[in-house]
RNA sequence: GACCACAAUUGGCCGAAUCCCGCAAGGCAGGCGGGAACGGGGGAACCGUACCCUGGGGUGAAUCCGCCGGAGGCGGAAGGGCAGCUCUUUCAGCCCUAACCCGUCAGCUAACCUCGUAGGCCGCUGAAAGAGGCCAU
Numbered sequence: 001g002a003c004c005a006c007a008a009u010u011g012g013c014c015g016a017a018u019c020c021c022g023c024a025a026g027g028c029a030g031g032c033g034g035g036a037a038c039g040g041g042g043g044a045a046c047c048g049u050a051c052c053c054u055g056g057g058g059u060g061a062a063u064c065c066g067c068c069g070g071a072g073g074c075g076g077a078a079g080g081g082c083a084g085c086u087c088u089u090u091c092a093g094c095c096c097u098a099a100c101c102c103g104u105c106a107g108c109u110a111a112c113c114u115c116g117u118a119g120g121c122c123g124c125u126g127a128a129a130g131a132g133g134c135c136a137u
Stems, first nucleotide, its partner, number of pairs: 011122004018036006037117006047107001055105001056102004063077006079096004085132008
């Protein structure tokens, strides 16, 4: 001097997954209870839906199609994500396209009922337009 790993602080990303109060505790985190906020499910009328098979359905971007003899891989379409103030749109580039749950049952759906507030990750994506905000003069 370079590289790798770990830890801390700060700043961020995906996602609904954050904040506040009280109690206990007494370094923090974590525990219990409550509230706000955000997100999901069930659930009338009206509307919609023939029924069955190969059940059906939910969270989520994570579905569909084609090729290779199969596992699996490749390609395409649709969908989703990518900090330097925030949001929207456009262009280009890169990346993802999983996993889990209900249990024969659920269309929409006011009132109403009910559930969740996790987990994972970061040596990086650039430009243009519009609106707003902040700072300075």
c-di-AMP riboswitch aptamer (ydaO/yuaA leader) from a Chloroflexota bacterium, 137 nucleotides, folded computationally. Its mean pLDDT, the model's own confidence on a scale to 100, is 78. The model forms 92% of the base pairs in the Rfam consensus. Its Rfam family is "c-di-AMP riboswitch aptamer (ydaO/yuaA leader)". Its family is annotated with regulation of gene expression and cyclic-di-AMP binding in the Gene Ontology.